This is a predicted structure of a 121-nucleotide RNA (c-di-GMP-I riboswitch aptamer) from Pseudidiomarina sp. CB1. It was read from a public genome assembly, where an Rfam model found it. The prediction has a mean pLDDT of 76. Rfam family: c-di-GMP-I riboswitch aptamer. About the family: GEMM was predicted in a large-scale screen for bacterial structured RNA regulatory elements.
Order: sequence, then structure tokens, then C1' cells
RNA sequence: UGCUUAAAAAGGCAAAGCCACCGAGAGGUGGUGACGCAAAACCUCCGGUCCAACCCAGAGUCUUUUACAGCUAUACAACUUUAUCACUGUAAAGAUGCUGGCGGAUAGCGGGGAUGCAGGC
Repeated sequence: UGCUUAAAAAGGCAAAGCCACCGAGAGGUGGUGACGCAAAACCUCCGGUCCAACCCAGAGUCUUUUACAGCUAUACAACUUUAUCACUGUAAAGAUGCUGGCGGAUAGCGGGGAUGCAGGC
């Protein structure tokens, strides 16, 4: 230096749950507690998984109002026209969830980086 081993020694960490706090949330911090862990000590570089409040984009749904167009009926009118009601479409506004991005989490999901104790080769 590389590979390998997890109980032989010395040790180390701490799952779930519970309590308190932080957070929109995933989750995190501290205490308690041990499921387990040869790096379950550290780092988000790659992939996965989870959250998605703020911001951006996309298509969808709903609501009411406004504007325009079409159309049914009624009234006026010689025709053109005008007014009102209902329906449809388009645009704007509001609400709502979905997807993606930005963002965040997970190192005890893998890969990778780099560091470290003991034994063996």
C1' cells in the first nucleotide's frame, strides 16, 4: 500500500417507538431507547427514493364577472336595424389540483470520493 475478516481485544455508532424543539413537508436536532452496523464516522459527484411551501413553465377542470362573435325566442321596424333572455365558442380575471424545472431531504438505498482501529494474507 492492496485485498480480506467480525468477533479475539479495546472501543464506536444508534433503527423503530416515546418526549421536547425546528420545518410547509420529506426530515433534522437533543434526551431516552437498541433494530442492527467493519466504516451505520465524513462528503450529494452519479443513480434511485421521498417532500414539494416560494418561484418559473405547461396543459386540464370549475366559478362568476366583463368584452366579442354565433344562435333560439320575444318586442319594435316595410327591409336594413335595435333591445332583452337562454345556449355555445373565444379572450381576460379568480379558484383548484396534476406534471416538469428550480429548490430541499435521505450518507442506516446503492455506486463513488477520501479518512480511520484490530487481526490475517